[in-house]
RNA sequence: CAGGUUGGCCAGGCGGUUGCGCCUUGCACAAUUUGCAAGGUGAGGAAAGUCCGCGCUCCACAGAGCAUGGUGCUGGCUAACGGCCAGGCGGGGUAACCCGACGGAAAGUGCCACAGAAAACGAACCGCCUGCCCAGUUAAUGGGCAGGUAAGGGUGAAAAGGCGAGGUAAGAGCUUCACCGGCGACCCUGGUGACAGGGACGGCCAGGUAAACCCCACUAGGAGCAAGGCCAAGCAGGAGUGAGACUGCCGCCUUUGGUGGCAGCGCGGGGCUGCUCGUCUCGCUUGCACUCCGGGUAGGCUGCUUGAGGCGGGUGGUAACACCCGUCCCAGAGAGAUGACCGCCACCCCGUCAGGGGAACAGAACGCGGCUUACAGGCCAGCCUGAGCU
Numbered sequence: 001c002a003g004g005u006u007g008g009c010c011a012g013g014c015g016g017u018u019g020c021g022c023c024u025u026g027c028a029c030a031a032u033u034u035g036c037a038a039g040g041u042g043a044g045g046a047a048a049g050u051c052c053g054c055g056c057u058c059c060a061c062a063g064a065g066c067a068u069g070g071u072g073c074u075g076g077c078u079a080a081c082g083g084c085c086a087g088g089c090g091g092g093g094u095a096a097c098c099c100g101a102c103g104g105a106a107a108g109u110g111c112c113a114c115a116g117a118a119a120a121c122g123a124a125c126c127g128c129c130u131g132c133c134c135a136g137u138u139a140a141u142g143g144g145c146a147g148g149u150a151a152g153g154g155u156g157a158a159a160a161g162g163c164g165a166g167g168u169a170a171g172a173g174c175u176u177c178a179c180c181g182g183c184g185a186c187c188c189u190g191g192u193g194a195c196a197g198g199g200a201c202g203g204c205c206a207g208g209u210a211a212a213c214c215c216c217a218c219u220a221g222g223a224g225c226a227a228g229g230c231c232a233a234g235c236a237g238g239a240g241u242g243a244g245a246c247u248g249c250c251g252c253c254u255u256u257g258g259u260g261g262c263a264g265c266g267c268g269g270g271g272c273u274g275c276u277c278g279u280c281u282c283g284c285u286u287g288c289a290c291u292c293c294g295g296g297u298a299g300g301c302u303g304c305u306u307g308a309g310g311c312g313g314g315u316g317g318u319a320a321c322a323c324c325c326g327u328c329c330c331a332g333a334g335a336g337a338u339g340a341c342c343g344c345c346a347c348c349c350c351g352u353c354a355g356g357g358g359a360a361c362a363g364a365a366c367g368c369g370g371c372u373u374a375c376a377g378g379c380c381a382g383c384c385u386g387a388g389c390u
Stems, first nucleotide, its partner, number of pairs: 001386010012345007020042009044361001048372002051370005056224004068220005073087005088102001089100004103215002108213002110209003125153002127149009161180002164177002166174001181205002183202002186199005228302004237293006246264008266284007309328008347358004
């Protein structure tokens, strides 16, 4: 320098004009409403998808089991996780590094396209070999039938451990052998462990597939801030109090009642009279007013943002992370605000100049930890490979 790989960071800056939401203060006002003024504050790395996990809230719940879902190497971190860190094993890459649902296929069942004889209770298409028959010249050779054979060919992603020797009619792990590979159980060493290295034994040689059913281990109650809590207008309901409403007799009707008349006891207004008594007269409607009660609608308040919080430093740890110290308060809404314009600078593109154009993905709604997905243009650092120069 070129190519690659990993991790981290930014997401235009400054100024002006003019708007919007929330909070605080001041003034006006009866008022925390309203109006005005000042000050403060106002989206993201993903606020997104809502895929996991947790806090918080309500409901359910003796215990056990079944069903269903999730997870699935080891150790650690964490509030928890399907997340993260470190490691093991397997795979890819020259390497840095990346990827892996990574328990069980000798418990059972299913499936394995095309090709191929056969895709599995261990397979004869060609070939090889043996026997018999026929043709042929008693041969060579060819054909047919019966059998043996997994060495060789061919098909396939995958074909019944590999290779050599012995052996055999030809062959074959063929309870024959050497070497190698796998598996099973055993021992030793190292490691917390996954596992690694080594030793000895057994011819045990077993296809793949479990993000197919299934088996094993662990684990999981449901719904969600429109959760939930408090206050509560009006209307409707219940109880009570009050102004004056009852009693007796008679009549009528649709007879547990309703209604009319008279009388009595009353109440309220007015007159005689300023007050009391008395007296005259008018009215006395089951409706009204008020109080209380329970539930609760509209509406209001709360939950609500001080938190597994941000930044800086230190200590421990390989790291994830934990602890300590200092410092800061940083959206909280109507499910609705967080904007627009102008100038200069910086970046990219076009143009000889003047100048012109562009700048992503996307926007909170209870909060938090992750994962995944989208993303213009950049910046920084580590490492690897190749080339050149000193």
Molecule: Bacterial RNase P class A
Organism: Aggregatilineales bacterium